This is a predicted structure of a 1511-nucleotide RNA (small-subunit ribosomal RNA) from an uncultured prokaryote.
Its Rfam family is "Bacterial small subunit ribosomal RNA".
The sequence is in RNAcentral, with records from ENA.
RNA sequence: CGAGUUUGAUCAUGGCUCAGAUUGAACGCUGGCGGCAGGCUUUACACAUGCAAGUCGAGCGCGAAAUUUUCUUCGGAAAAGAGUAGAGCGGCGGAGACGAGGGUCGGACGGGUGAGUAAUGCAUAGGAAUCUGCCCAGUAGUGGGGGAUAACGUGGAGAAAUCCACGCUAAUACCGCAUAUGUCCUACGGGACAAAGCAGGGGACCUUCGGGCCUUGCGCUAUUGGAUGAGCCUAUGUCGGAUUAGCUAGUUGGUAGGGUAAAAGCCUACCAAGGCAACGAUCCGUAGCUGGUCUGAGAGGAUGAUCAGCCACACUGGGACUGAGACACGGCCCAGACUCCUACGGGAGGCAGCAGUGGGGAAUAUUGCACAAUGGGCGCAAGCCUGAUGCAGCAAUGCCGCGUGUGUGAAGAAGGCCUGCGGGUUGUAAAGCACUUUCAGUAGGGAAAAAAAGCUCGAGGUCAAUACCCUCGGGUCUUGACGUUAUCUAUACAAGAAGCACCGGCUAACUCCGUGCCAGCAGCCGCGGUAAUACGGAGGGUGCAAGCGUUAAUCGGAAUUACUGGGCGUAAAGCGCGCGUAGGCGGUUAAUUAAGUCAGAUGUGAAAGCCCCGGGCUCAACCUGGGAACUGCAUUUGAAACUGGUUAGCUAGAGUAUGGUAGAGGAUAGUGGAAUUUCCGGUGUAGCGGUGAAAUGCGUAGAGAUCGGAAGGAACAUCAGUGGCGAAGGCGGCUAUCUGGGCCAAUACUUACUCUGAUGGGCGAAAGCGUGGGGAGCGAACAGGAUUAGAUACCCUGGUAGUCCACGCCGUAAACGAUGUCAACUCGCCGUAGGGAUCCUUAUCCGUGGGUAGCGCAGCUAACGCAAUAAGUUGACCGCCUGGGGAGUACGGCCGCAAGGUUAAAACUCAAAUGAAUUGACGGGGGCCCGCACAAGCGGUGGAGCAUGUGGUUUAAUUCGAUGCAACGCGAAGAACCUUACCUGGUCUUGACAUCCUGCGAACUUUCUAGAGAUAGAUUGGUGCCUUCGGGAACGCAGUGACAGGUGCUGCAUGGCUGUCGUCAGCUCGUGUCGUGAGAUGUUGGGUUAAGUCCCGUAACGAGCGCAACCCUUGUCCUUAGUUGCUAACAGGUUAAGCUGAGAACUUUAAGGAGACUGCCGGUGACAAACCGGAGGAAGGGGGGACGACGUCAAGUCAUCAUGGCCCUUACGACCAGGGCUACACACGUGCUACAAUGGGUCGUACAGAGGGUUGCUAAGCCGCGAGGUGGAGCUAAUCCCACAAAACGACUCGUAGUCCGGAUUGGAGUCUGCAACUCGACUCCAUGAAGUCGGAAUCGCUAGUAAUCGUGAAUCAGAAUGUCACGGUGAAUACGUUCCCGGGCCUUGUACACACCGUCCGUCACACCACGGGAGCUGGGAAUACCCGAAGUCAGUAGUCCAACCCUCGGGAGGACGCUGCCGAAGGUAGGUCCGGUAAUUGGCACUAAGUCGUAACAAGGUAACCGUA
Repeated sequence: CGAGUUUGAUCAUGGCUCAGAUUGAACGCUGGCGGCAGGCUUUACACAUGCAAGUCGAGCGCGAAAUUUUCUUCGGAAAAGAGUAGAGCGGCGGAGACGAGGGUCGGACGGGUGAGUAAUGCAUAGGAAUCUGCCCAGUAGUGGGGGAUAACGUGGAGAAAUCCACGCUAAUACCGCAUAUGUCCUACGGGACAAAGCAGGGGACCUUCGGGCCUUGCGCUAUUGGAUGAGCCUAUGUCGGAUUAGCUAGUUGGUAGGGUAAAAGCCUACCAAGGCAACGAUCCGUAGCUGGUCUGAGAGGAUGAUCAGCCACACUGGGACUGAGACACGGCCCAGACUCCUACGGGAGGCAGCAGUGGGGAAUAUUGCACAAUGGGCGCAAGCCUGAUGCAGCAAUGCCGCGUGUGUGAAGAAGGCCUGCGGGUUGUAAAGCACUUUCAGUAGGGAAAAAAAGCUCGAGGUCAAUACCCUCGGGUCUUGACGUUAUCUAUACAAGAAGCACCGGCUAACUCCGUGCCAGCAGCCGCGGUAAUACGGAGGGUGCAAGCGUUAAUCGGAAUUACUGGGCGUAAAGCGCGCGUAGGCGGUUAAUUAAGUCAGAUGUGAAAGCCCCGGGCUCAACCUGGGAACUGCAUUUGAAACUGGUUAGCUAGAGUAUGGUAGAGGAUAGUGGAAUUUCCGGUGUAGCGGUGAAAUGCGUAGAGAUCGGAAGGAACAUCAGUGGCGAAGGCGGCUAUCUGGGCCAAUACUUACUCUGAUGGGCGAAAGCGUGGGGAGCGAACAGGAUUAGAUACCCUGGUAGUCCACGCCGUAAACGAUGUCAACUCGCCGUAGGGAUCCUUAUCCGUGGGUAGCGCAGCUAACGCAAUAAGUUGACCGCCUGGGGAGUACGGCCGCAAGGUUAAAACUCAAAUGAAUUGACGGGGGCCCGCACAAGCGGUGGAGCAUGUGGUUUAAUUCGAUGCAACGCGAAGAACCUUACCUGGUCUUGACAUCCUGCGAACUUUCUAGAGAUAGAUUGGUGCCUUCGGGAACGCAGUGACAGGUGCUGCAUGGCUGUCGUCAGCUCGUGUCGUGAGAUGUUGGGUUAAGUCCCGUAACGAGCGCAACCCUUGUCCUUAGUUGCUAACAGGUUAAGCUGAGAACUUUAAGGAGACUGCCGGUGACAAACCGGAGGAAGGGGGGACGACGUCAAGUCAUCAUGGCCCUUACGACCAGGGCUACACACGUGCUACAAUGGGUCGUACAGAGGGUUGCUAAGCCGCGAGGUGGAGCUAAUCCCACAAAACGACUCGUAGUCCGGAUUGGAGUCUGCAACUCGACUCCAUGAAGUCGGAAUCGCUAGUAAUCGUGAAUCAGAAUGUCACGGUGAAUACGUUCCCGGGCCUUGUACACACCGUCCGUCACACCACGGGAGCUGGGAAUACCCGAAGUCAGUAGUCCAACCCUCGGGAGGACGCUGCCGAAGGUAGGUCCGGUAAUUGGCACUAAGUCGUAACAAGGUAACCGUA
């Protein structure tokens, strides 16, 4: 610090997800030790039991118990003492310890919890009107009296808790009096207010013998000051919601009174009507606050466990009492809920103290030890109390540390896994050898935390005092819960101690097996449908390690709320547009001030924590000392540039005045012509109208057409223009009136008056609404006609609202420049409309300020693009955005007559949605071009019969494959057996075939039997070759196991081969350049070509694969060579014949050359390429073939072959016989033969080419009607044979008929091949003589030696072509042309497609399911309001009852208690509203779901351009 994920790819935008750190955690697997820390986050739920606050006898009265000493293992044990001046008992006094009571002090601290609380809280900084027990310091006192009361005793009530009556008694309990330094009150005269003793010691003196007295200490009273603690007030800060906008009557202030420790509406009465609030009052929800903690570079964000400060609470609510302090966790009273006891009459209780229990929950510990230390309460002290605290226990909850060995060790062991079978890996890992012993174990030793207090000695202080007491020093005596401590030593043994997660990418780490869209995984993308590095297991590896993963949560990454640090033309986002309030911002000069700002100082910012430097535990965690920091607040002293305030000026901003000027700017009134329609009249006759074509409609009752006249409404042609005006919406005949704004010029004036603008208020197209008019044309709805599968549409004929006017609403639009307003600055060019200026009279040029267009530089932008009219560079202010959908929807509020508008969510769901640009593909987009693509022709197919292939059906099997073009006379160049893969039946199991090993035997062969055969049994002949004499080679048989074998599966695991687009002209690369990039350029453009063929131009220059050429063949000539070919001349010769001699001329054969190159001429073209025409030439821009670019179709083939994987192994292998592949209601493809006269038949006569032949072709001759038979010459082929070519030509016949056409089918008889023609061959002869008379929709081939037609040959093959391949003979027609159909190429355009239009995709309906809204209602809760009732209690009043202290004239008074009454008042009740939940018959839309239904709305001109608002 980033990464993955939208796309075919790219750049943006934008969300989702991951890697990091952390936790009071939990869960899963695993688990050796120690140190340190933390441990109910949930029910502030309920609690059994024990403990958590007591203490003082040196304040008081009363009461009860106790013989002493020594030792101790703390349980006891032992001993002593005593009985005659002694024991026991009683009384008095003393010492020590104790129980309940009364009294003092403390139970307001310590400990727990976070329910409530959004401010009566907390944090920070201040303030004045206060109190403060114990403590410190100072001053002054501590005199003298009195009356009671618990305990206790007696009696009584009650189950108990407890209570009542009478009687006795003490105090540092209580109450007067005196005194008053002082304090308080005051009307300044005065008035009021205290106290308590106790203990130690003691020389005189006194004594009632107790003491007094003195002294010391403690205590007490009054008061002053301090310290500490507490109370109160102020400012600032302190969560979310405006779908909470108004709240408030003690409310705000004053006066008087009351009240408090203290200011104050704190309370009461009266008076006034204030106070708070958009800088967010009130209301609702949530929440203890802080130091800090976690994270982060920081700013921030989240959080508030442990520790520390503050607050609040103590079963729920209310209340006061006591006290220095409470409205009191372990106190009281009342009410309520709950629990317990009860004799039913009444009582008791409060773990949010420590343990512990139940419950809740994913989840959180022991009913432990000790006061040894630290601290607290009481006490003079010893001491007592202390679940505070110190320790221990439990659990890996976290952090830190240590260990589970170390060295050596290659035969690279065994085993596992993988394998290309060679090996690799686990792996120096193990074993083995040598060594060490931390930790744990055992045994032994063993600190520190302990200092005090007590006793004693010494010194000092106090004092009358050498007592007492206090302080300091020495000595002595002991005090440890933890603790079997830390730690040290010895000892023995490598001995007791490693797991978890992951391994597709992100992200470090890979293979095998199993599974087969199943089981499963998954943080995101995604993986799994038979070769899964993604599931499960294994081996191996990677990471961390006594832990490792998962889940949850927070921050980070996220600049994804942007202060630091984002945006708004098209991605989400500028309000439809002005005006203007609050607010924000604001020109220039000078002075002043000091609020902001800056600097210094002071105070504070608790400690702990973080950070830095040290120190202590062996290190670390941890603990500890010091420092820094705490970015803040306050006070104060300065500075004065900038901002603000104040004062005085200025004119450049803004405005006003004067004079001009252009304009569909607005409103009102009037007025004009053209056109449409209707009406009237004339002329006139049969149609008009409308459409793609029609029909509905109108018309003989006279339409349409035409002429004249009239009426009425609406809109204003030409001018007219990316022209004008207006803020926007918008504005268009002409005239008049009223009126707003702009611009220009020149001066004068005002003097910052400015800009923006939340709320507000105004304007605001069309549609729509209300009332009243108007209504020509157009025209939602509606009707009819068409179209269509349907057509509630598009088209047509009609037509109502509406469109128009007046008034009033509505308030929205793709209200768009998708661009808020204002201001400043920043190269240029060119137009246009309006106004000035100069030159000066003109053609205009030049310059100016204000508008409006086009291009373009810098700059900006994701790109497109913008570019002085900015989307550039800046400033001011406002509005708006934060993934897509749900949704601009629901609910609530406001507005509206309604329609609806505005404000505006959530649940749920997806991993995308989106912008711009790129390359393709596609378009019922465009342009150019090509092709038997169409057209023009010729001949076919589709109809018939047959052949053949396929589908389907059938079958035991009809083997398998090929399936649009590009499967279907295809694999198959040839299924009777074989082939053959299929079926039935019969057989074999190392096998029909290969290699290795062993044994036997040469190999091989004859015959017979059984059987359908395979096979089985018997039988005959034969002993070969090499040899080192052991044996070996080939072959056969048998055996063993390795293995063979498979036309079994997967062509979607593959190689190879092939088809197709397509013989179409394309497909790419290097370097350069352009672009952020995908990519572009080149390859586009202008010409041209069959061609990306060539030329020119050109940020491209070159190159490659394709094209063309090179190859074969055909066409002309030449050279060479002549046999088997040829024969002109010469000669011979035959019935005839190159038959012979001979020749090498010709034909021909087969080798090599020549030739054709747009080379020449003319024209066109751009002086090019090229094209057109011509000459010459055999041929003129040649014909045919082979040759198939990058790629596409997961195209075809595992059955040609090869091959991975899987499967079978007495069978899915192998052999044999028979059957099947040849079936047959049917459908399709490809062919053959025909339907006839351009023909059929008969007879006669001509002319090819290219092939094949020894397992072969087979001649002549003879036989047969014929197929054929016989025969055997010749030929290993330019020699012989197949082999007569047929159409053609010359005759004759048939005469338009189902025929002398056609030949299917069937019967009979044969031939040939073959082991064998039944299923199931071909051919021949005789007989038979079907359909068919030129073929619907539709569709195929062909552009010249082509189509058509005619025959010939070959491969395969024993035999079996109408197929295939090849060969020649005869031999046409037509092409105007590119509008259309199909396919293709190039350029361009649109795109929501990229599996690429056979694409994408929308809505209703139906099914399942999720969440939500409405809903007659039902139900629960919260906070208020009004009224009723009114506990406890303070306060106030008081005719009742009662009373010790003081006074008294003894009657009483003062004062008090109880009772009663009043105000307030919790809980409760009633009532009507309000807010928030839950639930509900049913209903509404939304989301999602496998391949449902109906259509096809959108994306291309998406087939009616789409979209926005409205009805």